A computed fold for a 475-nucleotide part of an RNA from Sphingomonas guangdongensis, annotated as small-subunit ribosomal RNA, 5' domain. It was read from a public genome assembly. Its mean pLDDT, the model's own confidence on a scale to 100, is 87. It matches the Rfam family "Bacterial small subunit ribosomal RNA". Its family is annotated with structural constituent of ribosome and ribosome in the Gene Ontology.
Context: one part of a larger RNA
């Protein structure tokens, strides 16, 4: 000087656009953040009924999604990140091509009796449907095989146009996996390592691999710093500097990671799953003491830490997900709108004139000098902000939280609106009382023990300005 996610102290007038727990990955009260599908099903309630049916609603099987979007940095020093590469794989939903969609059977939740329990939930008989679940056919450019050849499939619904459903070849998207090369400090850390390095067989996985397991061999890695220790998410960027490089990684964007702590798998095209199980733990809570429930590092919000960080707010109108033929619903994602001068930027607190230079106030060498055109007086303006009216884009047909809001036209009226540091040098800016090494100042030097421009207070003068100064931080 420049910068901040800043905090403190004095002051604060409006606007726009950002940004807002950097500390306790500390507990967390409540209410919302994931549902949808009746065009898969069998009921069950409720309107109606011309007694054919017809509407709505939704507890349960069914299917899709819930692995996505949202937080947050615990851990990790690693192929995790960044960049360029590979070959041994998968991929629901989409999009392309080809070919199917035949025949059969047994449960089962709703339910309806009955019964355990305080609760959470359960147990037993009976009944029932399906795109829910098992057969058997067909079966190839699909799988296995050198080959003969064995093996694998399906499901309907409807408003009759059309969405499904099966088997397979391509794409696209998107995930796994590999390897070059970069990626912090310690040598007062010098050796580390037995599934450890390689092979063979055999498991395993979508897939390569000691991932795993036998057995064999004795090899790997290490001052180009292995091992061990601390410290830490990474990156695009951000802040700084003429650059180089030096800090840093809030907000916004890609990637990791994790979800009360540790483990472990199930379901799935994906998960070892923030608002799914299941075990152990610690802590909360309800209990009839027998047993059960919970997981805000999701949006608000409590408490706690702390020098600090906002509302228990609207709205699906937009853009985007999820379901659905569709209407639609759901959506704290997301637009919004509250709080905060946290920071950028923009604006304004009046403007012309006005000299016997009024009064006051300070200094004075007593003459007078200064404040000072500054006020007063007069002439005008009306940005803001007040009071009325009109009224958007965003919405393509409909549909607007925001918001009668941004914006436009009228009125009234100078009326509603300036502070903070600082004046000894450095460094722009002095002079009187007060005080007497007291009290105090202070960033360095250094100031104060009787005329302190350096302390307090006054005039007065510099600087910046809705901020101003102080403090921490990095260049």
């Nucleotide at each position: 000087g420049a910068a901040c996610g800043a905090a403190c102290g004095c002051u604060g007038g409006c606007g726009g656009c950002a940004u807002g727990c950097c500390u306790a990955a500390c507990a967390c009260a409540u209410g919302c953040a994931a549902g949808u599908c009746g065009a898969a099903c069998g009921g069950a309630u409720g309107c109606u009924u011309u007694c054919g049916g017809g509407c709505a609603u939704u507890a349960g099987u069914g299917g899709c999604g819930c692995a996505c979007g949202g937080g947050u940095g615990c851990g990790u020093a690693a192929c995790g990140c960044g960049u360029g590469g590979g070959a041994a794989u998968c991929u629901g939903c989409c999009c392309u091509g080809g070919g199917g969609u035949c025949u059969g059977g047994g449960a089962u939740a709703a339910c309806u009796u009955c019964u355990c329990g305080a609760a959470a939930g359960g147990g037993a008989a009976g009944c029932u449907a399906a795109u829910a679940c098992c057969g058997g056919a067909u079966g190839a450019u699909a799988u296995c095989g050198c080959g003969a050849g064995a093996u694998c499939a399906a499901a309907g619904a409807u408003u009759u146009a059309u969405c499904g459903c099966c088997c397979u070849g391509g794409g696209a998207u998107g995930a796994g996996c590999c390897c070059g090369c970069g990626u912090c400090c310690g040598a007062u850390u010098a050796g580390g390592u037995a599934g450890u390095u390689g092979g063979u067989g055999g498991g395993g996985u979508a897939a390569a691999g000691g991932c795993c397991u036998a057995c064999c061999a004795a090899g790997c890695c290490g001052a180009c710093g292995a091992u061990c220790g601390g410290u830490a998410g990474c990156u695009g960027g951000u802040c700084u500097g003429a650059g180089a490089g030096g800090a840093u990684g809030a907000u916004c964007a890609g990637c990791c990671a994790c979800a009360c702590u540790g483990g472990g798998a199930c379901u799935g095209a994906g998960a070892c799953a923030c608002g799914g199980c299941c075990c152990a733990g610690a802590c909360u809570c309800c209990u009839a003491c027998g047993g059960g429930a919970g997981g805000c590092a999701g949006c608000a919000g409590u408490g706690g830490g702390g020098a600090a960080u906002a509302u228990u707010g609207g709205a699906c109108a937009a853009u985007g997900g999820g379901c659905g033929c569709a209407a639609g619903c759901c959506u704290g994602a997301u637009c919004c709108a509250g709080c905060a001068a946290u920071g950028c930027c923009g604006c304004g607190u009046g403007a012309g004139u006005g000299a016997u230079g009024a009064a006051g106030g300070c200094c004075u060498u007593a003459g007078g000098g200064u404040u000072g055109u500054a006020a007063a007086g007069c002439u005008c303006u009306u940005u803001u902000a007040c009071c009325c009216g009109g009224g958007a884009u965003g919405a393509u047909a409909a549909u607007g939280a925001c918001a009668g809001u941004a914006c436009c036209g009228g009125g009234a009226g100078a009326a509603u609106a300036a502070g903070c540091c600082c004046c000894g040098g450095c460094u722009a800016a002095c002079u009187c009382c007060g005080u007497g090494c007291c009290a105090g100042c202070a960033g360095c030097c250094g100031c104060g023990g009787u005329a302190a421009u350096a302390c307090g207070g006054a005039g007065g003068g510099g600087g910046c300005u809705a901020g101003c100064g102080u403090u921490g931080u990095u260049c």